This is a predicted structure of a 1367-nucleotide RNA (small-subunit ribosomal RNA) from an uncultured bacterium. Model confidence (mean pLDDT): 85 of 100. Its Rfam family is "Bacterial small subunit ribosomal RNA". Rfam links the family to the GO terms ribosome and structural constituent of ribosome.
């Protein structure tokens, strides 16, 4: 000096764009490469390196001097080239060398490659972004570029874009492809490939073929570094690597051997492109961790019903094999001639040894796989549903099992399932969803025939649709993943040829859609003006007198100043009874006395006319109930607000008395309603029946038929989740519009538009929940309805609640007052009987294999009796005693001692249970099989008409049958018969005080067996039924009376303290023994009884009649004693024999005389009796004395319907003793029931429901507290953007008077030209002021959401107790 540094490599910030994709176009350029033609002549002046200096800390700068070229500059030449007024003008070159068919150079032709520019189409979200644009759109001329062009400048015109979404804002590199999906789609754009953009941030040009240039330059800015403070340097989004951030992402490796790139003639050099290696199970693929045999089913683990099962042929053991890994050896292909980083790698051979090599998740359902222990709404799990509160297959662990496997599980993301945005492929009556209604613009869609065109459409051909990927067929690595070759495909776009049905365009014609003309018809259709009567209120006058109004009942209110009532007259405003009708009209809202005028629409009839003029309808325009607003009128009645009176716990309500806006009119706003048929408009098609309104036609004319248009009901097909709809569709189709996409937040906030305001319209999100919702089903419930029953009410009788007492409970007290039962259905209950015992509780004293059971060892029979200590348990001690079986060892039973297994527990859990029981309820119900109906839950049967005590029976019926219940069978009682006859009975015969005895078994009775009653008979009613009513007969009549008997189920009803039992707990005590105490307290409250308050009675005397029971540890007679409780006594009885045992009320007589009594008997004193070891705490009874409350009971409440209530006594169980309780027994013996309105409970049918742990349900709002997100908010701080202005670096372009300069011209002066400087224009950074938008933050404030047990009420769901709801 030349070429390359514009390639290769990285990244995705920006970009919504001709950036990209696809298909076209051309006014252009293109180094190196290929190709065509021609050329390569002749001169000149410099300069780097270098040398010598100078400045500077450095970077670097600079002076003088020398020199070369393929560096630079003249001249010549010009085939072709460029330019031009087509005459003319302009412009080139370079040599080197190894001497070759070399390389280079200049001009030029064509190509290839690459690039520039233009266009059609495709290409994200938001309308809470609707208008935007001044070089903007176009033209002319010029400039500029390689080239078109407002690309730039001047002038002219006023255009351009936009609802087919401009502009603005958000987000984003695009594509081939990738993931998913049946597809259509949806999501995405790592790796590989194409394009674009960027290179610290912003601006700029230079050089060059190509850049406005990642590892070039200049400037500005931020940052980092160096500095001598004067100045300088830098840009990993290249490969490694560092820091930071982060949940998270690798080595400062080898080599240019291969493939490729650049330079060079080449040798060769460069290449973190690339090829390899390293790290990471990150993904895909392949392989291994052994194979066979092996039952004493080993040991251990786990479970167990204690037998066993399981882990499990699993292991061990025995016999084999060596893939992988390891060791040693050989050792590639990749390399067409040389060259191998990988690499001593792949592969091959040999060797040793089962050797070095298994984990993760899960086991409640979905979803394959189960047990034990621990834990106890704790700890924890969880994808959804949901597990966990003492028996957890759901937590944790273990054993076992299931799945996958060098992986497994979790988390995040995308698609699928999701027809859950629906093009393929959804909907809108009630689930979310039809605009309140019409007119109409754009748009969408559009009747019949002919011709034409060829935009859509269809077919063929051509081009393109890069490669890779996907798919198919082959091939190569041992297989596969992977790689290679070929094919198909790329569903698209463009060009071209053809077709002419259909859609569209053009032209012509038609009448079936639509409209018009003519003649009739109905109508609360609209507007304006006038007019009428009834009623209300007020005013005036008359009559008349004490009330009137009003209500569930009242009061406020009006009235003796004359109301209400009534008669006459007058005024005013508003609304129009009857007619009046699922009748009419209107688009909807809506429209109602009568008359007139103006006016819109509809229907019918028969012809004529126009000739598709039509349908729908985003925006737009208009109408639009009530309430409300503005201005001015009007104002009788009604009536928000308001006042008063009531009601009520309260009552800012419902009810009442008043009463203002308003309601009415005119004009103007508002623009919403559950504006509903919850059903958009239009057109066509698809069985009928019946009513009604308007018109027309016909007939056999008191009526009927046909037809058009409206308006209802019922009903096929069809549709629907069902309900239901059904020619007036919610059916079958077409056209167009509106709307929906889980509930709440919310029709709210912000923004916009409209409005005077009220507000309307458009319309979110955060956050939160797993639902919200529809229709239907079964129940339950209702201050819903119908039918029916029950001592449910009513009618009656007697009570409770008041008194004292008994008893149980609560509470209180206590060392303990043991425990349980708690509405009905706990409370004289467990308890059929607490002085000790019972006894479970308390206080003391004791025992520990135990008071009781089984087993083992040793000793002894067992046992009986006494003494001492002690409260006793117990301790010490003495005496007596020696049995039974026997094979002679021992055994059975019993006692004592010892050791351990174990005993024991009235300790807990009745919400782990069995069994038993209560209750609804002795109510009439509860179910099943088959069939049928319904998508289903379910229904039917079982409902209906009658009837019954009854789901009892009859009839009917898509049901037919059956079961558990009802009834009957059983017991007892009432009548009769037969059999039998002692302890029972006695008519006849004897006998007796006495059925006492003989005798008898007729009667009574007893106790066994039978009969009898069945609506069987008659009459009536009824449906010729079932049945009911009446009657006869009968002892009894319609289940004769009573009992036993309790369906499916409900109440987690009661009981672990009867018993049994799982689990848990205690084990010198929560077990066992024993003494004393307690369960018996006592201000009080409640329940249940007994006794009374008296004369239907008390007291006294006399006298009569039962039934059913009990009795030997017993009942106990006669007789005697005691006033009596009782004592003595002893006969009889193991009971139809004897005893308890005199029944009482009743009846006869006497007395009391209405009183706290001759009622009542509590309480207390005293004296006794009995039982019992023992009556103090704490028994019963007796005598005497005492003589309280109480004179019939508030609110409320209970029982009973006939031998019942009421009343009277008797007996039993328990029990030593103790009964007003309880279970039985008989005596006397009523009243009332019209009836089902009401209260309570129940049954059936029906209705509503937001209830389903089912009305003791559900549920709303304020307030208080905590937390969360969000709106407003004086403002504050950022980001983005915009307008106006200031400013102006570098650079380019223009100008240039200053300074400087080798080539050319000129002899020289100088000229030309250039450089520097200056200046102008443009312009980055920066600055000032104003706006727009967005994010963050903000005292305070608004509502919202969420949150086991807060407050106040009770708004809604039933007729929700005032029907609810919309504006």
């Nucleotide at each position: 000096g030349g070429c390359a540094g514009a390639c290769g490599g990285g990244u995705g910030a920006g970009u919504a764009a001709c950036a990209u994709g696809u298909g076209g176009g051309u006014a252009u350029c293109u180094g190196c490469c290929c190709u065509u033609u021609g050329g390569c002549c002749u001169g000149g002046g410099a300069u780097a390196a270098c040398a010598c200096g100078a400045g500077g800390a450095a970077a670097c700068u600079u002076g003088u001097g020398c020199u070369a070229a393929u560096a630079c500059c003249g001249g010549a030449u010009a085939a072709g080239u460029c330019u031009u007024u087509a005459c003319g003008g302009a412009g080139a070159a370079a040599g080197c060398u190894u001497u070759a068919u070399g390389c280079a150079c200049c001009a030029u032709u064509g190509g290839a490659u690459g690039a520039g520019c233009c266009c059609g189409c495709a290409c994200u979200u938001g309308a809470u972004u609707a208008g935007u644009u001044a070089g903007u759109u176009g033209g002319u001329a010029g400039g500029g570029u390689a080239a078109u062009g407002g690309c730039c400048u001047a002038c002219c015109a006023a255009g351009g874009c936009g609802a087919c979404g401009a502009u603005c804002a958000g987000u984003a590199g695009c594509u081939g492809g990738u993931c998913u999906g049946a597809g259509a789609g949806g999501a995405u754009g790592a790796u590989c490939a194409g394009c674009c953009a960027c290179a610290c941030u912003g601006g700029g040009a230079c050089u060059g073929a190509g850049a406005c240039a990642c590892g070039g330059c200049c400037c500005a800015g931020a940052c980092u570094c160096c500095u001598a403070c004067g100045g300088g340097a830098g840009g990993c989004a290249g490969c490694a690597g560092u820091g930071g951030g982060g949940a998270a992402u690798a080595u400062u490796g080898g080599a240019c051997a291969a493939u490729g790139g650049g330079g060079g003639c080449a040798a060769c050099c460069c290449u973190g492109a690339u090829c390899c290696a390293g790290c990471a199970a990150u993904g895909c693929c392949g392989c291994g961790u052994g194979u066979g045999u092996g039952a004493u089913g080993a040991a251990g683990g786990c479970c167990u019903u204690a037998g066993g099962g399981u882990u499990g042929u699993a292991a061990a053991g025995c016999a084999c094999u060596u893939u992988c890994a390891c060791u040693g050896g050989u050792g590639a292909a990749g390399a067409u001639g040389a060259u191998g980083a990988c690499g001593g790698u792949a592969a091959c051979c040999a060797g040793a040894g089962a050797a070095g090599a298994a984990g993760c998740c899960c086991c409640g359902g979905c979803u394959a796989a189960c047990u034990u222990c621990g834990u106890g709404c704790c700890a924890g799990c969880a994808g959804c549903c949901g597990c966990g509160g003492u028996a957890a297959u759901a937590c944790g662990a273990a054993g076992g099992g299931g799945g996958c496997g060098a992986g497994c599980g979790u988390u995040g993301u995308u698609c699928g399932g999701a027809a859950u945005u629906a093009c393929u492929g959804g909907g809108c009556g009630u689930a979310a969803a039809g605009g309140g209604c019409g007119c109409g613009u754009a748009g969408g869609c559009g009747g019949u025939c002919u011709u034409u065109u060829a935009a859509g459409u269809u077919a063929g051909g051509c081009g393109u649709g890069a490669a890779a990927u996907c798919c198919c067929c082959g091939g190569g690595c041992u297989c596969a993943a992977c790689c290679c070759g070929g094919g198909a495909a790329c569903u698209g776009c463009g060009c071209u040829u053809a077709a002419g049905a259909c859609u569209g365009g053009a032209a012509g014609a038609c009448u079936a859609g639509a409209a018009a003309a003519c003649g009739g018809a109905a109508g609360a259709g609209g507007g304006u003006a006038g007019u009428g009567g009834a009623a209300u209120u007020c005013c005036c006058a008359g009559u008349g007198u004490a009330g009137a109004g009003g209500u569930g009942a009242a009061a406020u209110u009006c009235g003796u100043a004359g109301a209400u009532a009534u008669u006459g007259g007058g005024a005013a405003g508003a609304a129009c009874a009857c007619c009046a009708g699922u009748g009419g009209c209107g688009a909807a809202a809506g429209c109602g006395g009568c008359u007139a005028c103006c006016u819109g629409g509809u229907c019918c009839g028969a012809u004529u006319u126009u000739g598709a003029c039509g349908c729908u309808g985003a925006g737009g325009c208009g109408c639009g109930a009530a309430a409300g607003c503005g201005u001015g009128g009007g104002g009788a009645g009604c009536a928000a607000a308001c006042a008063g009176g009531a009601u009520u716990a309260g009552a800012u309500a419902c009810c009442c008395u008043g009463g203002u806006a308003g309601u009415c009119c005119a004009c103007g706003c508002c623009g919403u309603a559950a504006a509903c048929g919850a059903u958009g408009u239009c057109u066509g098609c698809u069985a009928g029946a019946u009513g009604u309104c308007g018109g027309g036609g016909g007939g056999u004319u008191g009526c009927c038929c046909c037809u058009c248009g409206g308006u209802g009901u019922c009903g096929c097909c069809g549709c629907u989740a069902a309900c239901g709809c059904a020619u007036u569709a919610a059916g079958c189709a077409g056209a167009c519009c509106g709307c929906c996409u889980g509930g709440g937040a919310a029709g709210u906030a912000c923004g916009g538009u409209c409005g005077c305001a009220a507000g309307a319209u458009u319309a979110a999100a955060a956050c939160u929940c797993a639902a919200a919702g529809g229709a239907a089903u079964u129940g339950a419930c209702g201050g819903g309805g119908g039918c029916c029953c029950g001592c449910a009410c009513a009618a009656g009788c007697g009570g409770u609640g008041g008194a004292g007492c008994a008893u149980g409970u609560g509470g209180u007290u206590u060392a303990a007052u043991u425990c349980g039962a708690u509405g009905c259905a706990a409370c004289c209950c467990g308890a059929a009987g607490a002085a000790c015992c019972u006894u479970a509780c308390c206080u003391a004293c004791c025992c520990u294999u135990g008071a009781c059971a089984u087993c083992c060892u040793u000793g002894g029979a067992a046992g009986a009796a006494g003494g001492c200590a002690g409260a006793g348990a117990u301790g010490c001690u003495u005496u007596u005693g020696u049995g039974c079986c026997g094979a002679a060892a021992g055994g059975a039973a019993c006692c004592a001692a010892g050791a351990g297994a174990c005993a024991g527990g009235u300790g807990c859990u009745g919400c782990a249970u069995g069994g038993c029981u209560g209750u609804c309820g002795u109510c009439a119900g509860c179910u099943c099989g088959u069939g049928u109906c319904g998508u289903g839950a379910g229904a039917u049967g079982u409902u209906g008409g009658g009837u019954u005590a009854a789901g009892u029976c009859c009839c009917g019926c898509a049901a037919c049958g059956a079961g558990c219940g009802c009834a009957a069978c059983c017991c007892u009682u009432g009548c009769c018969a037969u059999u039998a006859a002692u302890u029972g009975c006695c008519a006849u015969c004897a006998u007796u005080u006495a059925g006492u005895u003989g005798g008898g078994c007729a009667c009574u009775u007893u106790a066994a067996u039978g009969g009898g009653a069945c609506u069987g008979c008659c009459g009536g009613u009824g449906a010729c039924a079932a049945a009911c009513c009446g009657g006869a007969g009968g002892a009894a009549g319609g289940u004769g009376g009573g009992g036993a008997u309790g369906a499916c189920g409900u109440c987690a009803a009661g009981u672990c303290c009867u018993c049994a039992u799982g689990g848990c707990c205690c084990u010198u005590a929560u077990g066992g023994c024993c003494a004393g105490g307690g369960c018996u307290u006592c201000a009080c409250a409640c329940g249940u009884a007994a006794u009374a308050c008296a004369a239907u009675g008390g007291u006294c005397g006399g006298u009569a009649c039962a039934g059913a029971g009990g009795g030997u540890u017993g009942c106990c007679a006669a007789c005697c004693c005691g006033c009596g409780a009782g004592g003595g006594g002893g006969a009889g009885c193991c009971a139809a024999u004897c005893c308890c045992a005199g029944a009482a009320a009743g009846c006869c007589g006497a007395u009391c005389g209405u009183a706290g009594u001759c009622c009542g008997g509590a309480u207390u004193g005293u004296a006794g009796u009995c039982u019992g070891c023992a009556a103090c705490u704490c028994g019963a009874c007796u005598g005497c004395a005492u003589g309280a409350a109480g004179u019939c009971g508030g609110a409320a409440u209970c029982g009973c319907u006939a031998g019942u209530a009421a009343u009277c006594g008797c007996g039993g169980a328990u029990c030593a003793g103790c009964a007003u309780g309880u279970c039985g027994c008989g005596g006397u013996g009523a009243a009332u029931a019209c009836g089902u309105u009401c209260c309570c409970g129940g049954g059936c049918c029906u209705u509503g429901u937001a209830c389903a742990c089912a009305c003791c349900g559900c549920c709303c709002g304020u307030c208080a507290c905590a937390c969360c997100a969000u709106g407003g908010g004086a403002g504050u701080g950022g980001g983005u953007u915009u307008u106006a202005c200031c400013a102006g670096a570098a650079g380019u372009a223009g100008u240039u008077a200053g300074u400087c300069u080798a080539a050319c011209c000129g002899u020289a002066a100088g000229g030309g030209a250039g450089a520097c400087g200056a200046u102008u224009a443009c312009c980055a950074c920066g600055g000032u002021a104003g706006g727009a938008u967005u994010c963050a933050u903000g005292a305070c404030u608004g509502g919202g959401g969420u949150g086991a047990a807060g407050u106040c009420g009770u708004a809604a769901c039933a007729a929700g107790g005032u029907a609810a709801c919309c504006g």